[in-house]
RNA sequence: AGAGUCGGCCGGACAGUCGCUCCGCUCACGCGGGGAGGAAAGUCCGGGCUCCACAGGGCAGGGUGCCAGGUAAUGCCUGGGGGGCGCGAGCCCACGGAAAGUGCAACAGAAAGCAAACCGCCGAUGUCGGCUCCGGCCGGCAGGUAAGGGUGAAAGGGUGCGGUAAGAGCGCACCGCGCGGCUGGCAACAGGCGUGGCAUGGCAAACCCCACCCGGAGCAAGACCAAAUAGGAACCCGAUGGUGCGGCCCGCGCCGGGUUCGGGUAGGUCGCUCGAGGCGUCCGGUGACGGCCGUCCCAGAGGAAUGACUGUCCACGACAGAACCCGGCUUACAGGCUGGCUCUGCAC
RNA sequence: UGGGCCGUCGCCAAGUGGUAAGGCACGGGGUUUUGAUCCCCGCAUUCGGAGGUUCGAAUCCUCCCGGCCCAGCCA
Repeated sequence: AGAGUCGGCCGGACAGUCGCUCCGCUCACGCGGGGAGGAAAGUCCGGGCUCCACAGGGCAGGGUGCCAGGUAAUGCCUGGGGGGCGCGAGCCCACGGAAAGUGCAACAGAAAGCAAACCGCCGAUGUCGGCUCCGGCCGGCAGGUAAGGGUGAAAGGGUGCGGUAAGAGCGCACCGCGCGGCUGGCAACAGGCGUGGCAUGGCAAACCCCACCCGGAGCAAGACCAAAUAGGAACCCGAUGGUGCGGCCCGCGCCGGGUUCGGGUAGGUCGCUCGAGGCGUCCGGUGACGGCCGUCCCAGAGGAAUGACUGUCCACGACAGAACCCGGCUUACAGGCUGGCUCUGCAC
Repeated sequence: UGGGCCGUCGCCAAGUGGUAAGGCACGGGGUUUUGAUCCCCGCAUUCGGAGGUUCGAAUCCUCCCGGCCCAGCCA
């Protein structure tokens, strides 16, 4: 200098004027203070909070899925293991079980899960025919063979040597796989030894099995005050029943319940924002994170505020806007700043 | 704001692992003097989009996009 990789941060700035909204002070005029985001988004997970349900038991259903840790909790994060990609920094992985069972594999192909002879190879052995120089030779059949070809996504370990009529874990070496000890590690797992010639192909984001976790709903939750009244109609179900917003059953409590139509009323207060909170120093930890101390208060509406204009400047400004609150994930995002690391070339 | 559901040809739709039925509409041809009816043929390289699992995906999984429906109290 070029190429690359992993993070962190900002995302118009300043000033003036006029507004909007909330809070505080004030009799009032006014004055002072706060006022969108990293995603406020999708609502995909996990918690708090609130109400309902909840003696207990059983069966479903859903989710997660290598190991250990972090956390309020998680499907998140951190560290590690294994596999794959990359020269490397680094990145990616729904990564339990296919010798518990059931199931699936269209088309092609001889054969697709009890494996299987289409072409090919062989035809040692047995048998038939022919020839013969009587040593045999040739051809066919029975049959052998999964090494080769072909089909397929997949053809029952791979490579090599031996072996054989041709072949074949048939034998051996190495690799892979299974089983049993040993060593290291909390563990996942790794290493090494012995042993078995291979029995056990794939799919579990097919049912399923195993392990662990999960009660239901959601701030239009819910509480209080006030207002209103047609607690009306039709249909259906109805004591082996119905219902108790919880999936079902046993059980327990209660005795009517459901749907549709029609009618009335939709005002106020609380919930509501101080919180697993932000920032900073130090300490523990590889890290996620945890702890001590100090400091700060930083939207809270209910038709719903956060805007407009002017001036100056620049790199001319992206995606987008709270609605109970947090922790994650995912998705969208013009441009810019910055840190670590890797590779290549050159110079010293 | 919260909850639920859906997306397959221009329209209505079947298909829930094995290579996209059917109807209407549309296009071409035939029948007819012409038109309708009727008959025959054609019409989805891909199921809202992207990625993944699988030999194979409209179908299973994940993430996006678009659309629809429901909601308090008397009760």
This is a predicted complex of two RNAs, RNase P RNA and transfer RNA, with 423 nucleotides together. It holds a member of the Rfam family "Bacterial RNase P class A". Rfam links the family to the GO terms tRNA processing, ribonuclease P activity and dimeric ribonuclease P complex. The prediction has a mean pLDDT of 79.